[in-house]
Context: one part of a larger RNA
RNA sequence: UUGGGCGUAAAGCGUCAGUAGGAGGUUUGUUAAGUGAGAUGUAAAAGCCUUUGGCUUAACCAAGGGACGGCAUCUCAUACUGGCAAGCUAGAGGAAGGUAGAGGCAAACGGAAUUCUCGGAGUAGGGGUAAUAUCCGUAGAGCCCGAGAGGAACACCAAUAGCGAAGGCAGUUUGCUGGACCUUUCCUGACUCUCAGUGACGAAAGCGUGGGGAGCGAACCGGAUUAGAUACCCGGGUAGUCCACGCCGUAAACUAUGGGUACUUGGUGCAGGUGGUAUCGAUCCCUUCUGUGCCUAAGCUAACGCGUUAAGUACCCCGCCUGGGGAGUACGGCCGCAAGGCUAAAACUC
Numbered sequence: 001u002u003g004g005g006c007g008u009a010a011a012g013c014g015u016c017a018g019u020a021g022g023a024g025g026u027u028u029g030u031u032a033a034g035u036g037a038g039a040u041g042u043a044a045a046a047g048c049c050u051u052u053g054g055c056u057u058a059a060c061c062a063a064g065g066g067a068c069g070g071c072a073u074c075u076c077a078u079a080c081u082g083g084c085a086a087g088c089u090a091g092a093g094g095a096a097g098g099u100a101g102a103g104g105c106a107a108a109c110g111g112a113a114u115u116c117u118c119g120g121a122g123u124a125g126g127g128g129u130a131a132u133a134u135c136c137g138u139a140g141a142g143c144c145c146g147a148g149a150g151g152a153a154c155a156c157c158a159a160u161a162g163c164g165a166a167g168g169c170a171g172u173u174u175g176c177u178g179g180a181c182c183u184u185u186c187c188u189g190a191c192u193c194u195c196a197g198u199g200a201c202g203a204a205a206g207c208g209u210g211g212g213g214a215g216c217g218a219a220c221c222g223g224a225u226u227a228g229a230u231a232c233c234c235g236g237g238u239a240g241u242c243c244a245c246g247c248c249g250u251a252a253a254c255u256a257u258g259g260g261u262a263c264u265u266g267g268u269g270c271a272g273g274u275g276g277u278a279u280c281g282a283u284c285c286c287u288u289c290u291g292u293g294c295c296u297a298a299g300c301u302a303a304c305g306c307g308u309u310a311a312g313u314a315c316c317c318c319g320c321c322u323g324g325g326g327a328g329u330a331c332g333g334c335c336g337c338a339a340g341g342c343u344a345a346a347a348c349u350c
Base pairs, nucleotide, nucleotide: 004321005320006319007304008303012318014201015200016199017198021194022193023192025088026087027086028085029084030083031082033081034080035077036076037075038074039073040072041071042070048066049065050064051063052062053061054060091191092188093187094186095184096183097182098181099180103177104176105175106174107173108172109171110154115149116148117147118146119145120144125136126135162169163168206247207246208245209244210243211242215241216240220236221235222234223233258317259316260315261314262313263312266295267294268293269292270291271290272289273288275286276285299306300305323350324349325348332343333342334341335340
């Protein structure tokens, strides 16, 4: 290379946009590049295959024939692929009319609760645990009432629900804004799919500057427990958690399952829409499209399981794997303020 794979054994890039490249619906014409056929030339000799012959055989050697998949030129064929031209509408997109939604950004506002401060009332405990203690409290705590401050998060609704490419998104209102779905057939006429490199987004933690700081709380300090206890439990508590701007670029970034298209039994639930039947209406029933779950036929799978949301049947494009350790490490390069990230070995060893 041929080949085998990637849910859990090694293996799907965290996600998307998209360049080169690869692949590409339907009809007609044309061309003849790919493709097929024929001819000519060339393809040194040896070697290879074969027929004879020569050494007593064989190896070996000699002669004749063949092959030499290749290349070049010419001629022919035109189904398929490609090029060119002209069309088509089933893919794709647009238009019109509707629909649902924690999709995103910004601003304003709201109530409950925790904490703190002040005032009132009131007296000896409170808190915490398996039990204690540290801790708070007669300088008046805890409990109850009133007022104020400040920060963070939004109970119920709430779902097995919805939205988003993923990360993720939840109080209310307003403004700006992205996408999706359904229906009509009106328009464009293959405008498509994937995507090396590249770009953008990307939880938490962490970093820089400046704010903020109620609760929680790495580190840290106490109290317990224990043989010890650098823990689990308890009392405190700094970074941080929050905001603005700028970095970082990772994750069990998981459906451990890349994207697209087509095909292949059914049942049942939920969500959004269309059409129909019935109805005064609500509601129900039937149909169909989209999304999201569960259970299954065939099939697949080592099994578990998957099963129209495939891990089934096929095609196209990308990424990745090749025994364990060494190691996602060293070195080099690129990126980063740093922490570190990305790329990525070998010796040696089993």

RNAcentral holds the full RNA, with entries from Greengenes. The part of an RNA shown here (small-subunit ribosomal RNA, central domain) has 350 nucleotides and comes from an uncultured organism. The coordinates come from a structure-prediction model, not an experiment, and the mean pLDDT is 88. Its Rfam family is "Bacterial small subunit ribosomal RNA". Rfam links the family to the GO terms structural constituent of ribosome and ribosome.